Predicted 3D model of a 266-nucleotide part of an RNA (large-subunit ribosomal RNA, domain VI) from a metagenome. Its mean pLDDT, the model's own confidence on a scale to 100, is 87. Its Rfam family is "Bacterial large subunit ribosomal RNA".

[in-house]
Context: one part of a larger RNA
RNA sequence: CGUAAGAAAGUUGAGAAGAGCUGUCCUUAGUACGAGAGGACCGGGAUGGACAGACCUCUGGUGUACCGGUUGUGCUGCAAGGUGCAAACCCCGGGUAGCUAUGUCUGGAUCGGAUAAGCGCUGAAAGCAUCUAAGUGCGAAGCCGACUUCAAGAUUAACUUUCUCCCCCAUUUUUGGGGUAAGACCCCUUGAAGAUAACGAGGUGGAUAGGUCGCGUGUGUAAGCAUGGUUAACAUGUGUAGCUAAGCGAUACUAAUCGGUCGAGG
Numbered sequence: 001c002g003u004a005a006g007a008a009a010g011u012u013g014a015g016a017a018g019a020g021c022u023g024u025c026c027u028u029a030g031u032a033c034g035a036g037a038g039g040a041c042c043g044g045g046a047u048g049g050a051c052a053g054a055c056c057u058c059u060g061g062u063g064u065a066c067c068g069g070u071u072g073u074g075c076u077g078c079a080a081g082g083u084g085c086a087a088a089c090c091c092c093g094g095g096u097a098g099c100u101a102u103g104u105c106u107g108g109a110u111c112g113g114a115u116a117a118g119c120g121c122u123g124a125a126a127g128c129a130u131c132u133a134a135g136u137g138c139g140a141a142g143c144c145g146a147c148u149u150c151a152a153g154a155u156u157a158a159c160u161u162u163c164u165c166c167c168c169c170a171u172u173u174u175u176g177g178g179g180u181a182a183g184a185c186c187c188c189u190u191g192a193a194g195a196u197a198a199c200g201a202g203g204u205g206g207a208u209a210g211g212u213c214g215c216g217u218g219u220g221u222a223a224g225c226a227u228g229g230u231u232a233a234c235a236u237g238u239g240u241a242g243c244u245a246a247g248c249g250a251u252a253c254u255a256a257u258c259g260g261u262c263g264a265g266g
Base pairs, nucleotide, nucleotide: 001153005164006163007162008161009160010159011158015150016149017148018147021049022048023047024046025045026044027043033038051107052106053105054104055103059101060100061099062098066094067093068092069091072085073084074083075082076081111145112144113143118138119137120136121135166179167178168177169176170175183262184261185260186259187203188202189201190200191199208255209254210253211251212250213249214248215247218243219242224238225237226236227235228234
């Protein structure tokens, strides 16, 4: 821009893409078959591999915004307590959310249609025979559906529901312009969405983000004081303490203020 008014939702599916794999074991059955050795079809069940998708409950990884430890050295006047020391952790032990695989779950199934090679039925040409000439049936991991995803720019532009359907000016009288409606955008708070757009949740009639409070999680028993100990290191008690990111909830304390723009006349 189109889809012959303007919008908001919900569908149909022309078409397109993906998937499609396979081993071993048990049973049927040591049966059919075979002198024996050996050893099935068909059918039923179990468990794997590789591949693919989703997810983070578990097992782990990361987690330089969390907690703790610690040598040397500097600063805070000293002690104590803090804090600095490469490029985002001096170094070390753990670790929430998120993201992850080596972790967990799931998938290939089943069914139908038309067939290939092949196997047939009926059956002449050709009194027989013949699956084929007329007619007719079965038959594959393959083909077409079925399964998953996208999909009306499918210009053949589909369908359903709901909402709006008022006013003004000019004009060559059917066009042009303006204000609006439903609605949308800008702007702002933002997100398991994201490079930016886009998409989603909200904007005081509000829990959208931050803060605060509570819970959870992590770390591992803070500081101060007291006691013990060579005026020590340190230990013990107060005390499963103190602190705690991205998690869960509550709460208008802070910020989403005030506003602006577009948008039908069929």